About this RNA
Two RNAs folded together computationally: RNase P RNA and transfer RNA, 435 nucleotides in total. Rfam match: Bacterial RNase P class A. The family's RNA type in Rfam is ribozyme. Rfam's curators write: Ribonuclease P (RNase P) is a ubiquitous endoribonuclease, found in archaea, bacteria and eukarya as well as chloroplasts and mitochondria.

RNA sequence: UGGAGUGGGCGCAUGGUUGCUGGCCUCGCAUGAGGCUGGAGGAAAGUCCGAACUCCGCAGGGCAGGGUGGUUCGUAACACGAACCGGGGGUGACCCCGGGAAAGUGCCACAGAAAAUAUACCGCCACGUUUCGGCGUGGUAAGGUUGAAAAGGCGGGGUAAGAGCCCACCGCUUGCAUGGCGACAUGCAAGGCACGGUAAACCCCACCCGGAGCAAGACCAAAUAGGGAAACACUUGAGGGCGGCCCGCCCGAUGUUUCCGGGUAGGUUGCUAGAGGCAGCGGGUGAUCGCUGCCCCAGAUAAAUAACCAUGGCCCGCUUUCGGCGGGUACAGAAUUCGGCUUAUAGCCCACUCCUUUUU
RNA sequence: AGGCGCGUAGCUCAGUGGGAGAGCGCUACACUGACACUGUAGAGGUCGGCGGUUCGAUACCGCCCGUGCCUACCA
Numbered sequence: 001u002g003g004a005g006u007g008g009g010c011g012c013a014u015g016g017u018u019g020c021u022g023g024c025c026u027c028g029c030a031u032g033a034g035g036c037u038g039g040a041g042g043a044a045a046g047u048c049c050g051a052a053c054u055c056c057g058c059a060g061g062g063c064a065g066g067g068u069g070g071u072u073c074g075u076a077a078c079a080c081g082a083a084c085c086g087g088g089g090g091u092g093a094c095c096c097c098g099g100g101a102a103a104g105u106g107c108c109a110c111a112g113a114a115a116a117u118a119u120a121c122c123g124c125c126a127c128g129u130u131u132c133g134g135c136g137u138g139g140u141a142a143g144g145u146u147g148a149a150a151a152g153g154c155g156g157g158g159u160a161a162g163a164g165c166c167c168a169c170c171g172c173u174u175g176c177a178u179g180g181c182g183a184c185a186u187g188c189a190a191g192g193c194a195c196g197g198u199a200a201a202c203c204c205c206a207c208c209c210g211g212a213g214c215a216a217g218a219c220c221a222a223a224u225a226g227g228g229a230a231a232c233a234c235u236u237g238a239g240g241g242c243g244g245c246c247c248g249c250c251c252g253a254u255g256u257u258u259c260c261g262g263g264u265a266g267g268u269u270g271c272u273a274g275a276g277g278c279a280g281c282g283g284g285u286g287a288u289c290g291c292u293g294c295c296c297c298a299g300a301u302a303a304a305u306a307a308c309c310a311u312g313g314c315c316c317g318c319u320u321u322c323g324g325c326g327g328g329u330a331c332a333g334a335a336u337u338c339g340g341c342u343u344a345u346a347g348c349c350c351a352c353u354c355c356u357u358u359u360u
Numbered sequence: 361a362g363g364c365g366c367g368u369a370g371c372u373c374a375g376u377g378g379g380a381g382a383g384c385g386c387u388a389c390a391c392u393g394a395c396a397c398u399g400u401a402g403a404g405g406u407c408g409g410c411g412g413u414u415c416g417a418u419a420c421c422g423c424c425c426g427u428g429c430c431u432a433c434c435a
Base pairs, nucleotide, nucleotide: 002355003354004353005352006351007350008349009348010347012312013311014310015309016308017307018306020039021038022037023036024035025034026033027032041331045342046341048340049339050338051337052336053213054212055211056210060247061246062245063244065209066208067207068206069205070084071083072082073081074080085098086097087096088095089094099204100203104202105201106198107197108196121144122143123140124139125138126137127136128135129134152170153169155167156166157165171193172191173190174189175188176187177186178185179184217269218268219267220266227260228259229258230257231256232255239251240250241249262434263433264432276295277294278293279292280291281290282289283288313329314328315327316326317325318324319323361431362430363429364428365427366426367425370384371383372382373381378415386402387401388400389399390398408424409423410422411421412420
C1' cells in the first nucleotide's frame, strides 16, 4: 500500500410552529382548562426455543409421542453462551462440524466380476490339450475396468504367480501405566485385520417434557325467545377435569355433550419497578457472579409516539470545480413481560489481529 | 396478538429418497363444405426461494417468502 478475519458501537443533529397520548399538580359539581414531565427498536419482526405469570381440584404412574446430543462450567431455564477436547478447511488471523454403524433391521438406483455371508470379466501363474487362433481344469487377487463408495496403506521379503503369508513404519482393536474434574492426550505391550457408507432411515443409549395460553384469568354493566332438536345416561354410572391410549384420583343426576336459533361487541383489572438500567470496586482465562451508590426509562385499545419549515451533517448524480444545482438519508415500528436464536438493515465509526507490496 | 395448515404444467390434483406425472385446457395434423365431437402427435416445469444431510432431495432438516383458516362474552 492493497486485501482479509474477529469483536463492539452509532444508525441523522439543532431550532421554531402546529398537534396526539400516559402520569402528577392547580382550578372547576362536571364535560373540561392551564402548568410540569415521560413517550418505539436493535431488531419492537419471524413466533423458532426457554421461562415468568394465569387457569385447568393435585400436576400422579405407565405406554405412545416430541425434543436435546463431545466435555466441563455459566444461567431462573434453554435447542443459548463461555472455555476446552476431537475431526475437517484455510499460507494465516480464523472458520465449520460433533453420542452409538463390533445390539438388530432396512437401503446403497445406474454402472460394475463383486455393494458386504464377498466375488472373479480382463489379466497373472501352473497343468492338460491344440487345427498354434485358442480352449478346458485349477490357483491367485498384485494390476486393469465400474462407481459417490471396492474389503487396511506403503516399502521390503517371499512365491509357479500371488496374498498380513512373514517383517518394519503408519492406521485399527484390546490391555496396562502416567497426566487431566472431564471430553481426551502421551507412552508401553499384545493381536495379523475381525470392523464399507447411511441413524436430518427405523432404532439403541443418556437426559428433559402434563395441557392451554393475557382473545390466559378475575370483576362489573347491558341485552335476549332462560327457546328448539339429536345422542348418551340416571349409581352395575353417561360425560367431564383443553393433544392420543390405559390405570389411579376428583366432579357427576330433572344431568352431560353436540347442532340450530337468540343477545352483547362496553368498562375496570391483569398492566408495566423488572431474573430492570447506569457507574465504580472486587472474584473469574471467560460466559458471568458479588457488593456499594444513583436512577425510574411508553402503556395506547383501532390504537398516541407525528406533520411542516429553516440551518447543518452524510451519500449519489450533473456541472462552468476553494463553488453551484438537483435528488436521497436504510430495515422497520411496541400491544402481558423477560432471556436467547434467526432473519431484514442505506451509510458509517472504533479496537485487536492476519496475509501481501515497498522502505529501513 | 395467539394457534393451525397449504405451495408440483395455464387450472384442479397425484407422487414421501433414484424415470417428474394424470385429467381439463393449449398447438399442429386428420375427419367435415365449415364448426363441434372424436382420433393421432406435440409443446409447456427454477417441484415457492435459499442453505444443509445424503453418492443422489419434489420428498428428510433448518431459515425465509407468499397464501388460507380458527379464536371473545351472555343465556